[in-house]
Context: one part of a larger RNA
Molecule: small-subunit ribosomal RNA, 5' domain
Organism: Methanobacteriota archaeon
RNA sequence: GGCCACUGCUAUCGGGCUCCGACUAAGCCAUGCGAGUUUAGGGGCUCUUCGGAGCACCGGCGGACGGCUCAGUAACACGUGGACAACCUACCCUCGGGUGGGGGAUAACCUCGGGAAACUGAGGCUAAUACCCCAUAGGUCUCAGAUACUGGAAGGUUCUGAGACUGAAAGCUCCGGCGCCCGAGGAUGGGUCUGCGGCCUAUCAGGUAGUUGGUGGCGUAAAGGACCACCAAGCCUACGACGGGUACGGGCCCUGAGAGGGGAAGCCCGGAGAUGGAAUCUGAGACACGAUUCCAGGCCCUACGGGGCGCAGCAGGCGCGAAACCUUCGCAAUGCGCGAAAGCGCGACGAGGGGAGCCCGAGUGCCCUUCCUUCGGGGAGGGCUUUUCUGGAGCCUAAAAAGCUCCAGGAAUAAGGGCUGGGCAAGACGGGUGCCAGCCGCCGCGGUAAUACCCGCAGCUCAAGUGGUGGCC
Repeated sequence: GGCCACUGCUAUCGGGCUCCGACUAAGCCAUGCGAGUUUAGGGGCUCUUCGGAGCACCGGCGGACGGCUCAGUAACACGUGGACAACCUACCCUCGGGUGGGGGAUAACCUCGGGAAACUGAGGCUAAUACCCCAUAGGUCUCAGAUACUGGAAGGUUCUGAGACUGAAAGCUCCGGCGCCCGAGGAUGGGUCUGCGGCCUAUCAGGUAGUUGGUGGCGUAAAGGACCACCAAGCCUACGACGGGUACGGGCCCUGAGAGGGGAAGCCCGGAGAUGGAAUCUGAGACACGAUUCCAGGCCCUACGGGGCGCAGCAGGCGCGAAACCUUCGCAAUGCGCGAAAGCGCGACGAGGGGAGCCCGAGUGCCCUUCCUUCGGGGAGGGCUUUUCUGGAGCCUAAAAAGCUCCAGGAAUAAGGGCUGGGCAAGACGGGUGCCAGCCGCCGCGGUAAUACCCGCAGCUCAAGUGGUGGCC
């Protein structure tokens, strides 16, 4: 000098950018909202102006995205470059085929119950793009054979034959379409493996029994001690194993001429987590923040029998702290989900409110006369202008606010902070105090004339800012 946080005093306006409970308690939470949509899949109920409208229920798709946080993690978690001859991929695109036959239920509804509630039981009726069976197509595997292709390498692909196992489909329609099933390819998104790279510590030197490898299985979308049985005795390590400490990683950010040093919460990419821990279902995808089950701890309701909850979503509250905002408006834009569409929903997002974060710009007046003057300026009178301000109108806007334009009023509404002994720019001015009270980054001032303390005046400096404290370069 620059940057970041807190803080004292002070504060007029505009534009742009950025941020705001990261640092401490990944502590606990009252209340409201944050994920729905589809009536062109289906059967009902209510209303009806007979056009239609509304309501739950079954079904479909989406609730694995988006949003939050950084506790854990020194690890293939991340970055970068590869591999899959060991893999999956709903919706989307392209191509080739197909959509045959049959069946039994169940919710809503009705009847009857149980319960304080949460909710739940029994009987009866009914439908489907819900569920099931058969057929065919198809798929998988094995064996035999063939020739060719790709490739670093066939265990891959292709063709023929046989066998075994398994085994699809769904309709609606306003007749325009929208769908459904199988196979192949693509796209997108993921999964797994791997070379290299990036913290401290040797006052941690030996570590390791699923440990290292093999054979055979289990499991998975998939390779693998991932798991299991048996067999062998290996494997890692001063190029730092193992242990301990610290820490989400990167893009980036700060500083610096650079090399380097420091930071990394906020934005973007990746990862991980959802009170602590464990598990599971559904599904293309989860071991799932606003799914389920169990354990633990905490809280709430209760008729004491039993139930319910999880803000590290948006607001908001308590606590903790030096430290951080409104329980606002809107789906108009962007985007996402659903829908054929119209559209609906979205605390994502957009918009406003609060906060002296940074950068840029503007203003806090100008002129004349007169009086006073320490000659810096100040008072009075008259005039000018209107950035701002107040009021009104239009444009803008989802609606506003802000902004822009115009009109009216009136110099009106707008200057402080720090310092003045040296370093260091500006008092040998006045008063007070008297080693007291106090100042001070350092040197040092103060014990009766203090340029150094306190007040006044004057001055210096920066200026809507200016000082202090802590951290980094």